[in-house]
RNA sequence: AAGAAGCCGACGGGAGAGCCCUCAAGGGCGCCGAAGGGGCAACGACCUUCCCGGAAUCUCUCAGGCCAUAGGGACCGUUGGACGGAG
Numbered sequence: 001a002a003g004a005a006g007c008c009g010a011c012g013g014g015a016g017a018g019c020c021c022u023c024a025a026g027g028g029c030g031c032c033g034a035a036g037g038g039g040c041a042a043c044g045a046c047c048u049u050c051c052c053g054g055a056a057u058c059u060c061u062c063a064g065g066c067c068a069u070a071g072g073g074a075c076c077g078u079u080g081g082a083c084g085g086a087g
Base pairs, nucleotide, nucleotide: 006083007081008080009079010078011077012076013075018029019028020027021026030066031065032064036062037060038059039058043053044052
């Protein structure tokens, strides 16, 4: 079930973190977490244990970002669509 969650698209909202040197490119040190990525508890399974599974807005900062603009942006709202089949 006159179709939930989930998926894709459109529109809107959407945080954090900077200084110095340099003509510039770039360099030095510092910082941020809400693309992505990594890590882990309870618990489950095995069971002596180890191994395995195991979440995040937690944590790490690899990546990315740190004047403004732009872009990106987890998540939220509205909406369209195809699937999906119960949250």
Molecule: Glycine riboswitch aptamer
Organism: bacterium